Source information:
This is a predicted complex of two RNAs, RNase P RNA and transfer RNA, with 525 nucleotides together.
RNA sequence: CAGGCCGGCCGGGCGAUCGCGGCGGAUUGCAGAAUCCGCCGAGGAAAGUCCGCACUCCGCAGAGCACGGCGCCGGGUAACACCCGGAGGGGCGUAAGCCUCUGGACAGGGCCACAGAAACAGGUAGCCGUGAACAGGGAACGGGGAGCGGGGGUCAGGUUAUCCUGAUCCCUGUGUCCUGAUCCCUGCGCGCGGUGAUAGUGAAAAGGUGGGGUAAGAGCCCACCGGCGCGGGUGGUAACAUCCGCGGCCAGGCAACCCCCGUCGGGAGCAAGGCCAAGCAGGGAUGAGCGGCUGCUCGUCGCGUUUGAAUCCCGGGUGGGCCGCAUGAGGCGCGCCGAGAGGCGCGUCCCAGAUAGAUGAUCGCCCAGGCGGUGGGGGAGGGAAGAAGUCCUGCGGGAUGUAAACCGGCCCCGCCGCCGGACAGAAUGCGGCUUACAGGCCGGCCUGGGGA
RNA sequence: CGGGGUGUGGCGCAGCUGGGAGCGCGCUGCGUUUGGGACGCAGAGGUCCGGGGUUCGAAUCCCCGCACCCCGA
Numbered sequence: 001c002a003g004g005c006c007g008g009c010c011g012g013g014c015g016a017u018c019g020c021g022g023c024g025g026a027u028u029g030c031a032g033a034a035u036c037c038g039c040c041g042a043g044g045a046a047a048g049u050c051c052g053c054a055c056u057c058c059g060c061a062g063a064g065c066a067c068g069g070c071g072c073c074g075g076g077u078a079a080c081a082c083c084c085g086g087a088g089g090g091g092c093g094u095a096a097g098c099c100u101c102u103g104g105a106c107a108g109g110g111c112c113a114c115a116g117a118a119a120c121a122g123g124u125a126g127c128c129g130u131g132a133a134c135a136g137g138g139a140a141c142g143g144g145g146a147g148c149g150g151g152g153g154u155c156a157g158g159u160u161a162u163c164c165u166g167a168u169c170c171c172u173g174u175g176u177c178c179u180g181a182u183c184c185c186u187g188c189g190c191g192c193g194g195u196g197a198u199a200g201u202g203a204a205a206a207g208g209u210g211g212g213g214u215a216a217g218a219g220c221c222c223a224c225c226g227g228c229g230c231g232g233g234u235g236g237u238a239a240c241a242u243c244c245g246c247g248g249c250c251a252g253g254c255a256a257c258c259c260c261c262g263u264c265g266g267g268a269g270c271a272a273g274g275c276c277a278a279g280c281a282g283g284g285a286u287g288a289g290c291g292g293c294u295g296c297u298c299g300u301c302g303c304g305u306u307u308g309a310a311u312c313c314c315g316g317g318u319g320g321g322c323c324g325c326a327u328g329a330g331g332c333g334c335g336c337c338g339a340g341a342g343g344c345g346c347g348u349c350c351c352a353g354a355u356a357g358a359u360g361a362u363c364g365c366c367c368a369g370g371c372g373g374u375g376g377g378g379g380a381g382g383g384a385a386g387a388a389g390u391c392c393u394g395c396g397g398g399a400u401g402u403a404a405a406c407c408g409g410c411c412c413c414g415c416c417g418c419c420g421g422a423c424a425g426a427a428u429g430c431g432g433c434u435u436a437c438a439g440g441c442c443g444g445c446c447u448g449g450g451g452a
Numbered sequence: 453c454g455g456g457g458u459g460u461g462g463c464g465c466a467g468c469u470g471g472g473a474g475c476g477c478g479c480u481g482c483g484u485u486u487g488g489g490a491c492g493c494a495g496a497g498g499u500c501c502g503g504g505g506u507u508c509g510a511a512u513c514c515c516c517g518c519a520c521c522c523c524g525a
Stems, first nucleotide, its partner, number of pairs: 001448010012366007020041009043423001047434002050432005055269004062298004067265005072086005087102006103260002108258002110254003124199002126195006134187006141180004147174012207225006226250002228247008273323004282314005289303005330349008367421001369419010381407002389400004453524007462477004471508001479495005501517005
């Protein structure tokens, strides 16, 4: 210097003229009133009417239900959904800082679209075990048939004979075929059981990693980490933070869905409510209950039941004044306490009160501010005809040197002209919240750049 | 002073017991017609009043605000 954040504050000033409302005084007037003088006369939001109160009335308003507000902790306050300080979570920002949420999901109900087997307790695929049946393969066993081999007997033939050949019977072996039952392995599908490790889906799927374990797996077990609960220590008033130990407790989310818990709330509102004055005319229908305190019940009170409550309809009158209503959780200043919101004490001041609604209009000067023109100063940066001058020289050149001249974004100071001050206005009062708002001042802080 | 409601394409409205943003008219293009209307086909068009939050997810639920409308005394 630029951009931004937080807190506090101001939000035009003076004068003239003409007006308006209130109060006080004086004069005039019987009075209503009129005139003059003095004082006062919108806001930080008077607004939206979103909260909380004061105040007033309801026969002091009690009990239960319902309904509604609020909901981390501590403090402030008359009270609050407000304010201050603090805690935990989320989001934005480089930061200063800003925004926002925070009782309870093992009391119960409800919801979690689509997808997915399943949205909270079920089993889709897969994996594992098991059962029966089937198919294939293998092992050993039994039975049968044929073939082949070995041994023996009988008969026949050849032969002198040992012997040879053939037929038949018996015994036996066999790596062949058929068949029966058993066991093992494998396989498609089925039943039963185990599983939540794998897969995909989803915002969310049973804590995470590693190891053990198992038929396969799993906090099933173990180590570490994360969370939860219980017990204890330390700090803090507390929310909470942190540490240690124990428990495998690890089955979700939504209560800004119902609900549960805690806490607060009686209702209505200044057209509350009270007083005065003025005026009036009653009639008809229904009719035993009606009305207030509360939406309901209990309770309670008032009026009334043929001398008619209450409701509805028709008709009539008024539509004036005063109080409430301006001394108050009041303003300002100082001191003390407190980290702060705020509290206490002292001093001082009186500071709008209209009722269809006063607080206004015009002009001049000034003060902020904006735009345009103009003058001066500072100076980041740009700037080679590498100027002149000076110095060196081996006479080609080199150094001083972007240094200067020159141009200058931007910043500061001054003059002139024009424009020019927003949002908006009391209505019983107060404390807050929120919204609207041209421009400006003060203090603190953050980021970036530059200089010393 | 007190109470209630509305805000969604250009207009009028659904949707608001949370998961697709829709309907009618209008608009655009094409067809039909001599031309226009009507009709048929196709299509475009939305900060769901604004901001913040709850939730996996908000037009819908919660908080604050803005604008408009209605009712009672």
Its mean pLDDT, the model's own confidence on a scale to 100, is 76.